[in-house]
RNA sequence: GCCACGAAAAGGCAAAACCGCCGAAAGACGGUGACGCAAAACCACGGGUCUAAAGCCGAAGGGCCAUGAUAGCCGGGUUACCGAA
Repeated sequence: GCCACGAAAAGGCAAAACCGCCGAAAGACGGUGACGCAAAACCACGGGUCUAAAGCCGAAGGGCCAUGAUAGCCGGGUUACCGAA
């Protein structure tokens, strides 16, 4: 120095809930707040899950559908701080 790994220290992120705001919804964003996280940094490529506006089907109730969402569901890819065993 690199790979693996995760002790210490410094620093970092921020679940639920509540408020605001955007959205058809799922959910995102901002604030408060910390359940947790060593990639809880980034990318929807594969699988999963959630939603179903538009569209299609139906006489109707309703059903199907991602081009929407989730990276804090898993896998994969990219990048990265510190340095004990």
c-di-GMP-I riboswitch aptamer from a Synergistales bacterium, 85 nucleotides, folded computationally. The source organism's lineage runs through Bacteria, Thermotogati, Synergistota, Synergistia and Synergistales. It was read from a public genome assembly, where an Rfam model found it.